[in-house]
RNA sequence: GGGCGGUUAGCUCAGUUGGUUAGAGUAUCACAUUGACAUUGUGAGGGUCACUGGUUCGAGCCCAGUACCGCCCA
Repeated sequence: GGGCGGUUAGCUCAGUUGGUUAGAGUAUCACAUUGACAUUGUGAGGGUCACUGGUUCGAGCCCAGUACCGCCCA
């Protein structure tokens, strides 16, 4: 230098054919349970969907560019 894949909650990851309020597990906090702890149950908070621009009535999803990470080729 070229090709491919990835970037969504603190962490690990879903998200189908573009359309209903952006989700799960785990972690954190509160409450219930216990003599207390653990476990378990219920609930709550937590998001610039890497960044910029474009297409569209509407973008996490499509297009272009940039950045970072991984793999392969040279």
This is a predicted structure of a 74-nucleotide RNA (transfer RNA) from a Candidatus Omnitrophota bacterium.
The source organism's lineage runs through Bacteria, Pseudomonadati and Candidatus Omnitrophota.
The coordinates come from a structure-prediction model, not an experiment, and the mean pLDDT is 81.
It matches the Rfam family "tRNA". The family's RNA type in Rfam is transfer RNA.
It was read from a public genome assembly.